[in-house]
Context: one part of a larger RNA
RNA sequence: GCGAGGGAGGUUGUCUUUGUGGCAAGGUUAAAAAGAUCAUCUUUGAAACCACAGCGAAAGCGAGUGAGCGCAGUUCGCAAGAAUCAGGCUCAAAGUAUUAACUUGCUUUAGUCACAAGGAUAAGACCCGAAGCCAUGAGAGUUACCCCUGGGCAGGAUGAAGCCGUUCUACAGAAUGGUGGAGGUCCGCAACAAAUGUUAGUCUAUCUACUUUGGUGACCUGGGGGUAGGAGUUAAAUGCCAAUCGAGCAUGGCCAUAGCGGGCUCCUCUCAAAUUAGCCCUAAGGCUAGCCUGACUGGAAAUAGUUUAUGGUGUAGAGAUACUGAUUAGAAAGUACUGGUUGGAAACUCCCAGCUUUUUCGUCAAACUCCAAAUCUAUAAACGUUGUUGAAGGUCGGAGUAGGGGAUAAUGGGUAAGCCUUUAUUCCAAGAAGGGAACAACCUGAACUAUGGUUAAGGCCCCUAAAUGCUGGUUAAGUGUAAACACGAAGAGUAUCUCUGUCCUAAUACAGUAGGGAGGUUCGCUUAGAAGCAGCUAUCCUUUAAAGAGUGCGUAACAGCUCACCUACCUAGGAUAAAGGUCUUGAAAAUUCUCUGGACUAAAACCAGCUGCCGAUACCAUAGCCUUGUUUUUUUUAAAAACAAAUGGAGUAGAGAGGUGUCGCAAUAGAGCAGAAGCAAGAAAGAGAUUUCUUGUGGAUCUGUUGUGAAUAUGGAUCCUCGCGCU
Numbered sequence: 001g002c003g004a005g006g007g008a009g010g011u012u013g014u015c016u017u018u019g020u021g022g023c024a025a026g027g028u029u030a031a032a033a034a035g036a037u038c039a040u041c042u043u044u045g046a047a048a049c050c051a052c053a054g055c056g057a058a059a060g061c062g063a064g065u066g067a068g069c070g071c072a073g074u075u076c077g078c079a080a081g082a083a084u085c086a087g088g089c090u091c092a093a094a095g096u097a098u099u100a101a102c103u104u105g106c107u108u109u110a111g112u113c114a115c116a117a118g119g120a121u122a123a124g125a126c127c128c129g130a131a132g133c134c135a136u137g138a139g140a141g142u143u144a145c146c147c148c149u150g151g152g153c154a155g156g157a158u159g160a161a162g163c164c165g166u167u168c169u170a171c172a173g174a175a176u177g178g179u180g181g182a183g184g185u186c187c188g189c190a191a192c193a194a195a196u197g198u199u200a201g202u203c204u205a206u207c208u209a210c211u212u213u214g215g216u217g218a219c220c221u222g223g224g225g226g227u228a229g230g231a232g233u234u235a236a237a238u239g240c241c242a243a244u245c246g247a248g249c250a251u252g253g254c255c256a257u258a259g260c261g262g263g264c265u266c267c268u269c270u271c272a273a274a275u276u277a278g279c280c281c282u283a284a285g286g287c288u289a290g291c292c293u294g295a296c297u298g299g300a301a302a303u304a305g306u307u308u309a310u311g312g313u314g315u316a317g318a319g320a321u322a323c324u325g326a327u328u329a330g331a332a333a334g335u336a337c338u339g340g341u342u343g344g345a346a347a348c349u350c351c352c353a354g355c356u357u358u359u360u361c362g363u364c365a366a367a368c369u370c371c372a373a374a375u376c377u378a379u380a381a382a383c384g385u386u387g388u389u390g391a392a393g394g395u396c397g398g399a400g401u402a403g404g405g406g407a408u409a410a411u412g413g414g415u416a417a418g419c420c421u422u423u424a425u426u427c428c429a430a431g432a433a434g435g436g437a438a439c440a441a442c443c444u445g446a447a448c449u450a451u452g453g454u455u456a457a458g459g460c461c462c463c464u465a466a467a468u469g470c471u472g473g474u475u476a477a478g479u480g481u482a483a484a485c486a487c488g489a490a491g492a493g494u495a496u497c498u499c500u501g502u503c504c505u506a507a508u509a510c511a512g513u514a515g516g517g518a519g520g521u522u523c524g525c526u527u528a529g530a531a532g533c534a535g536c537u538a539u540c541c542u543u544u545a546a547a548g549a550g551u552g553c554g555u556a557a558c559a560g561c562u563c564a565c566c567u568a569c570c571u572a573g574g575a576u577a578a579a580g581g582u583c584u585u586g587a588a589a590a591u592u593c594u595c596u597g598g599a600c601u602a603a604a605a606c607c608a609g610c611u612g613c614c615g616a617u618a619c620c621a622u623a624g625c626c627u628u629g630u631u632u633u634u635u636u637u638a639a640a641a642a643c644a645a646a647u648g649g650a651g652u653a654g655a656g657a658g659g660u661g662u663c664g665c666a667a668u669a670g671a672g673c674a675g676a677a678g679c680a681a682g683a684a685a686g687a688g689a690u691u692u693c694u695u696g697u698g699g700a701u702c703u704g705u706u707g708u709g710a711a712u713a714u715g716g717a718u719c720c721u722c723g724c725g726c727u
Base pairs, nucleotide, nucleotide: 001724002723003722004721005720006719011123012122013121014120015119016118017117018116019115020114021113022112023111026050027049028048032044033043034042035041036040054061055060065092066091067090068089069088073084074083075082076081093108094107095106096105097104126263127262128261129260133253134252135251136250137249144227145226146225147224148223149222150221151220152219153217155187156186157185158183162179163178164177165176166175167174168173192214193213194212197210198209201207229245232240233239266659267658268657269656270655271654276289277288278287279286280285290401291400292398293397294396295395296394297393301386302385303384305383306382307381308380309379310378311377312376317371318369319368324365325364326363329360330359331358332357333356334355335354338353339352340351343348404428405427406426407425408424409423410422412420413419433444434443435442448624449623450622451621452620453619454618458614459613460612461598462597467611469610470609471608472607473606474605480600481599491585492584493583495582496581497580498579500577501576502575503574504573512569513568514567515566516565518542519541520540524536525535548563552561553560625649626648627645628644629643630642631641632640633639634638660713662710663709664708665707666706667705668704669703670702671701678697679696680695681694682693683692684691685690
């Protein structure tokens, strides 16, 4: 991993709500007793419990009536409607507490027992899951230390003390040669013990190989014995105490507890959420409210939407002698007091700064407002919509939810973020289908079943259903063929298109070619020089078709070239400014390229327009099913038929309703050796759980209906047991 079997809302007491049934101002027995019986049932048994009266802290006091409105129902009526009116509602009255009194609060006749179902509560309480805490035991054959008793250490090296001889020596002693055999001494792949390195190997839940260290010692080791769990032992590492150690192991308390994690088994139908607020030693959880659902009650109005009228507000915007506060540059007047300053012997005076007042100009505010929208919102009316097939309102049963997320438009923070925060709407969550290459929330669009048709978004060269459609432009960059999520900017371009204005032009423009481009004069000043052209000032006159006291090169200064300007030749448009479109550039990332791809250039690109077609579970048509409701009929716990609903048919958590299957029991009706159950295959029926039939196998039990009772449904839980398979 696969298969089979097992495997999770069950039980008891109490409380509560609903339903059904018995009895009813009462209801019920408990223990126990008697009788009969196979089980068990029947009859006794009110001790007790609940109800029959409430109010009040208590002392204590102590009701149960009247009137009106009026739903259902009933009666009458052709109908409209009328009468009556249980329950219901309103008012009055009554009891009681408070009070001097009023007011106000609570109260003024249906319960009880049993069974079933929903829920609460106490229990293991839907199942599985801790780490832990405590108690009682068995452990030192592993290992730590200790005690007793044994065993082991090739070979070689070094050569302490002591002792002996010789020499020296006054003594003490010294030197030297031997002898001797000390040491947590040395070498050492002997034994033995250890464990430095090896990205080695993978037999092995710590080993082996090579390498390395100790190897007469605080050495190694056999056997026997001792110390026990908050205790032991420890040359001390939180080490070791039997593969277990910051407190061992076994059993028990024990189904410990878990606001945490995982899992929780048949079908169909109706409705359908929330991820918000307040509080909590609260934040992974609860309680209350909100939002969902079911039942009952009630008995006529309700208000999604639009418009109008009357109100509410202080946001956007705007404003600044309308306040608070901020703020630029001035002006005028005053200036007791303050600082400097001019003149003066002094009094005083001139000017400046500061200050005060007035005023001009220029700016601001979430915690400024003289103003002030749009929206929003309250009330009322009209229209519209909903409602006796039951509105508003009310009561009760059951929940889930309290981590949200995206888009659009705004808010606050942040450089920004697939970032954080707040608000509104919407979608996803819990929503399929079509489109967007692929895709939770972007576009279209809310799904019963079948068939056919029409469209939406989006598309129509091929992949690929539908236009190689039409008209007019633009692009040459494969720009592009990208609605957005998932961008490429400012700037630059004598790339190109469009549009608008102004000017020149047949008295010849613009460009080109040819020629002229002069004289006073080298103007004056400056300067070494300054002659059109370093610089300063001035910038006139003459001859002319025209020619500046000179546009740019150039020289030391001249010279030289050139331009303005004029003429001729030539010839038809030219010059310039602004705006718009497209394109280029700006443009750099790491293993070939990218519109999804192929590929596409008067397009299959871009802009503008037109026509057709394709395209969804949308819309339409036909047929059928289901749901809800009403009516009718019948064999009336139910079924059938007809009608209505197109603003009935999606759905997670969840609420409600009805069914299927499994295993028993009782009653009843049956089947079966002419073949039961089970198993296998096939077919049919049903919305489905499932059921039925046929064939084969099998060889003796099984089923329907009505009740009743459950250890009642498996694919998941690193689920449990067994089997098989793989590694």